[in-house]
RNA sequence: AAACUGGCUGUGGGAGAGGGUAGAAUAAUAGUCUACCACCGAAGGCGCAACCGCCCGGAAACGCUCAGGUAAAAGGACUGCAGCCGAUUG
Numbered sequence: 001a002a003a004c005u006g007g008c009u010g011u012g013g014g015a016g017a018g019g020g021u022a023g024a025a026u027a028a029u030a031g032u033c034u035a036c037c038a039c040c041g042a043a044g045g046c047g048c049a050a051c052c053g054c055c056c057g058g059a060a061a062c063g064c065u066c067a068g069g070u071a072a073a074a075g076g077a078c079u080g081c082a083g084c085c086g087a088u089u090g
Stems, first nucleotide, its partner, number of pairs: 001089002005086009018037001020036005038070003044066001045064003051058003
């Protein structure tokens, strides 16, 4: 100095699925708590496959649905832009 790559920060985009039923408290509910039913997968978590290593491990946007979620808000894998750090190359 530099394309790519790993991470962090800021700022945008960002799906899916019942504003469910009953009860309690409350002046009152779309809020809180308890119980029950139906669903979702893209926080996290768990399991495995291709594959990669080597004798037992790693491993997905696949599967499970513990957790989380099913009006709005919040969150949200992933991603655009900007900045910073590291690795690599010259």

About this RNA: A computed fold for a 90-nucleotide RNA from a Gammaproteobacteria bacterium, annotated as Glycine riboswitch aptamer. Lineage of the source: Bacteria > Pseudomonadati > Pseudomonadota > Gammaproteobacteria. The sequence was found by an Rfam model in a public genome assembly. It matches the Rfam family "Glycine riboswitch aptamer". Rfam's curators write: This family represents the bacterial glycine riboswitch.